[in-house]
Molecule: SAM riboswitch aptamer (S box leader)
Organism: uncultured Pseudogracilibacillus sp.
Parts: sequence; structure tokens; C1' cells
RNA sequence: UCUUAUAAAGAGCGGUGGAGGGACAGGCCCUUUGAAGUCGCGGCAACCUUCAAUAAUUAAUUGAAAGGUGCUAAAUCCUGCAAAGCAUAACGCUUUGGGAGAUGAGA
Repeated sequence: UCUUAUAAAGAGCGGUGGAGGGACAGGCCCUUUGAAGUCGCGGCAACCUUCAAUAAUUAAUUGAAAGGUGCUAAAUCCUGCAAAGCAUAACGCUUUGGGAGAUGAGA
């Protein structure tokens, strides 16, 4: 970089650190009652491996949570592009699809 799957559910304390963080832009938030980073110990989840059951052509379904990742404020925090519907004097609102980003698996 490409392909593909997923996302309104779920899960935090402490040490260190000392001003930022939530990808980007616009909003809106979090943060000296301590941000990012980092370390320790927990937790969530079930993508891959593994194991068990059902099943029986190597598919599929269910479960476990040992191993590999991931995650642990807010819907991926919301919107961004397009279409349809609704509405206002005007700004808009709702739904669907797409884009972008994230994570897994594969190349």
C1' cells in the first nucleotide's frame, strides 16, 4: 500500500511525569481535583491460534478464555461527501449510503 471483517454493547486503579489530549478540519468536550508518554496490577471483548461440544468431506454453530493482538470518557464524541424525506423568514432536522480514520485477519 491492497483485500476483507467489525463498531449506539462492554471494561480502571496505583506509581512516575508535569501540560496537554480526544487522527485531520470545524464543533463540542476532557484535563493542575493532574493531560500526553511510560511502568505495575486488574478488567472488557472474542478478530486470529488453541481446546471442548454439536455436526460430519477441511464447511458451519455454540462455548471456554490458555496463547497472539486489541480495547478500557463521551455512538469511531458529533459533523465533513451524496441521495431521499421533513421544516423555517433564515440558520436547519431525520434516515440511508459513501468517504476518512481505528483494530483484527490475509496479501